[in-house]
Model confidence (mean pLDDT): 77 of 100. The RNA shown here (Bacterial RNase P class A) has 345 nucleotides and comes from a Myxococcales bacterium. Rfam family: Bacterial RNase P class A. Rfam classes the family as a ribozyme. The source organism's lineage runs through Bacteria, Pseudomonadati, Myxococcota, Myxococcia and Myxococcales. The model forms 97% of the base pairs in the Rfam consensus. The sequence was found by an Rfam model in a public genome assembly.
RNA sequence: GGGGCCGCGGGGAUGACCGCUGGCUUCGAUUGAAAGCGGGAGGAAAGUCCGGGCGUCACAGGGCAGGGUGCAGGCUAACGGCCUGUCAGGGUAACCUGAAGGAAAGUGCCACAGAGAACAGACCGCAUCGGCCUCGGCCGGUGCAAGGGUGAAACGGUGCGGUAAGAGCGCACCGCGCCCCGGGAGAUCGGGGCGGCACGGUAAACCCCACUCGGCGCAAGGGAGGACAGAUGGCUAAGGUGGCCCGUCUCGUCUGUCCGUUCAAACCGCUGGCGACUGCAGGUAACUGCAGCCCUGGAUGAAUGGUCAUCGUAACAGAACCCGGCUUAUACCGCGACCCCGCUC
Numbered sequence: 001g002g003g004g005c006c007g008c009g010g011g012g013a014u015g016a017c018c019g020c021u022g023g024c025u026u027c028g029a030u031u032g033a034a035a036g037c038g039g040g041a042g043g044a045a046a047g048u049c050c051g052g053g054c055g056u057c058a059c060a061g062g063g064c065a066g067g068g069u070g071c072a073g074g075c076u077a078a079c080g081g082c083c084u085g086u087c088a089g090g091g092u093a094a095c096c097u098g099a100a101g102g103a104a105a106g107u108g109c110c111a112c113a114g115a116g117a118a119c120a121g122a123c124c125g126c127a128u129c130g131g132c133c134u135c136g137g138c139c140g141g142u143g144c145a146a147g148g149g150u151g152a153a154a155c156g157g158u159g160c161g162g163u164a165a166g167a168g169c170g171c172a173c174c175g176c177g178c179c180c181c182g183g184g185a186g187a188u189c190g191g192g193g194c195g196g197c198a199c200g201g202u203a204a205a206c207c208c209c210a211c212u213c214g215g216c217g218c219a220a221g222g223g224a225g226g227a228c229a230g231a232u233g234g235c236u237a238a239g240g241u242g243g244c245c246c247g248u249c250u251c252g253u254c255u256g257u258c259c260g261u262u263c264a265a266a267c268c269g270c271u272g273g274c275g276a277c278u279g280c281a282g283g284u285a286a287c288u289g290c291a292g293c294c295c296u297g298g299a300u301g302a303a304u305g306g307u308c309a310u311c312g313u314a315a316c317a318g319a320a321c322c323c324g325g326c327u328u329a330u331a332c333c334g335c336g337a338c339c340c341c342g343c344u345c
Base pairs, nucleotide, nucleotide: 001341002340003339004338006336007335008334009333010332012311013310014309015308016307017306018305020040021039023037024036025035026034042316046327047326049325050324051323052322053321054217055216056215057214061246062245063244064243066213067212068211069210070209071085072084073083074082075081086100087098088097089096090095101208102207106206107205108202109201110200123148124147125144126143127142128141129140130139131138132137156174157173158172159171160170161169175197176195177194178193179192180191181190182189183188221268222267225259226258227257228256229255230254231253232252233251238250239249240248275294277292278291279290280289281288282287
């Protein structure tokens, strides 16, 4: 200097004028006007894919069915998330990805091609013996699966020896199985010994195993029910609890009269939180603890807009109960770490 890869931040700023909306204070006193002071969309607010807070169902307890997760150790309220590792695959590397338990519990599948696809197999072939022959070759027997071919995959791989030709037939190394030692909490890694040793793949196929899981949801739920009388079905039932069973709890439904209620309304829920920011300490980290400090949208047909001036890079894009994650979209600017190549000192 060039290229690559990973992470972080910003994503308009300042001033003036006019306009919208919430809160607080003053005035007013019935839901009103004015004045003053403060606040007013995001890194994803999106998708609604997970987990919760909260609310409700008089049980949420047990079981079956069903769902989720799936290497190890941690973090968290929890998660299918995050961090750190292990192994596998890709890449020269930094780094990226992983639906990463079990095929010896069982069932299923492996199309086509090919001789043969699980305990298989001879198409082209190699060796040898016999016969025929137009002297190129053909037929048959025996032996072989090393070479070639088919295929995603061919019943261990490479090399040497050996053989008529071959073959773990033998040997060396690798692989595989069993045993032992060592490091590591562990996933696993390293080493040694014995054995010629074949006992495919597939579980984002059914399944098995381990752990785990109440339902419904802010369009949740409150905000007005109470008393008396009657009828009916029942207590062997009905109703409630996502489906079923056990358990458990309670009577269920309808009509009439009286009282109360601005009523599918005003209003509450509705924003002070497992909260943000800063510093210190612990931890490799995710994160935890302590201290300081701050209050930052609450609309309800839906509020934050317009003009001017200066600077400037502006894409994806607008809350509706609130958080922790994941995924998707994104112009450009800035900062930092690491890897590779080239050059110079």